[in-house]
RNAcentral holds the sequence, with entries from MGnify. This is a predicted structure of an 82-nucleotide RNA (c-di-GMP-I riboswitch aptamer) from a marine eukaryotic metagenome. The coordinates come from a structure-prediction model, not an experiment, and the mean pLDDT is 85.

RNA sequence: GAUAAAGGCAAACCCGUCGAAAGGCGGGGGCGCAAAGCCACAGGCCCUAACCUUUGGAAAGGAGGGCGGCUGGGUUGCCGAA
Repeated sequence: GAUAAAGGCAAACCCGUCGAAAGGCGGGGGCGCAAAGCCACAGGCCCUAACCUUUGGAAAGGAGGGCGGCUGGGUUGCCGAA
């Protein structure tokens, strides 16, 4: 980052599966993506069954879990016109 070339990934939704859930994985599917490859360090967002604290209780907070296709950051990669 181009009306380039070769490709890549894969949203919503559906089916199956794991999970309490958010969500993950597999198959189909294709909204889109120049890193929509990988990584939870920072911010943000989501879940909360069990555990801890408070409460008469509802609930709130903590801890824990998740989102890389939310942003920053780290790191690796294809091509090569301006």